[in-house]
Context: one part of a larger RNA
RNA sequence: CACCGCCCGUCACACCAUGGGAGUUGGUUCUACCUGACGACGCUGCGCUAACCUUCGGGAGGCAAGCGGCCACGGUGGGAUCAGCGACUGGGGUGAAGUCGUAACAAGGUAGCCCUAGGGGAACCUGGGGCUGGAUCACCUCCUU
Numbered sequence: 001c002a003c004c005g006c007c008c009g010u011c012a013c014a015c016c017a018u019g020g021g022a023g024u025u026g027g028u029u030c031u032a033c034c035u036g037a038c039g040a041c042g043c044u045g046c047g048c049u050a051a052c053c054u055u056c057g058g059g060a061g062g063c064a065a066g067c068g069g070c071c072a073c074g075g076u077g078g079g080a081u082c083a084g085c086g087a088c089u090g091g092g093g094u095g096a097a098g099u100c101g102u103a104a105c106a107a108g109g110u111a112g113c114c115c116u117a118g119g120g121g122a123a124c125c126u127g128g129g130g131c132u133g134g135a136u137c138a139c140c141u142c143c144u145u
Stems, first nucleotide, its partner, number of pairs: 003108001005105001008101002011098001013095004018090003023085012039070001041068004047063003052059002111132009
């Protein structure tokens, strides 16, 4: 302060964070396919070849070259995740004061509350079921005097 009380919700305004959102930008990552540099490796090695072998013919070895699988980067498609932006949209929080009503608190002026269904500018209203954490009056039971 104490019914000239308390108090609920919509709406309006401001700010804050946040959910959804066609999409869009970037990071990380997974996956399928394509490509396949360099490189070592494997196979071939008809061309080339100083050291080794040689019966002087060549052989071994090596090199070039060719092929193969492996593989970095890159490309295409799909996915996961994180972050930014995003018209629009949903509620939430806070705010001196504002709008509409008055739902709750007294029997709060229709007792209230819970569940549920329907309805409604909003608090809410109506139906069904339940509870007393309901006032009053009467009756019953029990306890005390």